This is a predicted structure of a 129-nucleotide RNA (SAM riboswitch aptamer (S box leader)) from a Phycisphaeraceae bacterium. Taxonomically the source falls in Phycisphaeraceae (Bacteria, Pseudomonadati, Planctomycetota, Phycisphaerales).
């Protein structure tokens, strides 16, 4: 770079340097000369692996649960649900055309639209080759 798994609605900021664009990409919406993004120090949050404990699986080994350690180690985070959204199923509601002889009423299809639900894309850790 690819892959395979598990997590993403919680949470955590100061200062000092640089200067214009940043929030993956596209649509939005928003952040940002009141200085955002990027660096650096130092603080902090705490998700996964490391290490301790305690049970399972017949014993070592290994696998699998749960627990505590707190932040000691590896890497991560510290605006807004991964900010919404794209694909794709459910369902309400307006409005249009429509079936059922008429019509109450009860169906089918379409533009909007709002709610849920799942893929996909992206993060992030940790595994093999």
């Nucleotide at each position: 770079g690819a892959c395979u798994u598990a997590u993403c609605g919680a949470g955590a900021g100061u200062g000092g340097c640089u200067g214009a664009g940043g929030g993956a990409c596209g649509g939005g919406c928003c952040c940002u000369u009141u200085g955002a993004c990027g660096c650096c120090a130092c603080c902090g949050c705490a998700a996964c692996c490391g290490c301790c404990c305690c049970g399972g699986u017949a014993c070592c080994a290994a696998c699998c649960g749960g627990g505590a350690c707190g932040a000691c180690g590896g890497u991560g985070c510290g605006a807004a649900u991964u900010c919404c959204u794209u694909c794709c199923c459910c369902g309400a509601c307006u409005c249009g055309u429509u079936g059922c002889c008429c019509a109450c009423g009860c169906g089918a299809c379409g533009c909007g639209c709002c709610g849920g639900a799942g893929a996909a894309a992206g993060a992030u850790a940790a595994g093999a080759a």
Its mean pLDDT, the model's own confidence on a scale to 100, is 79.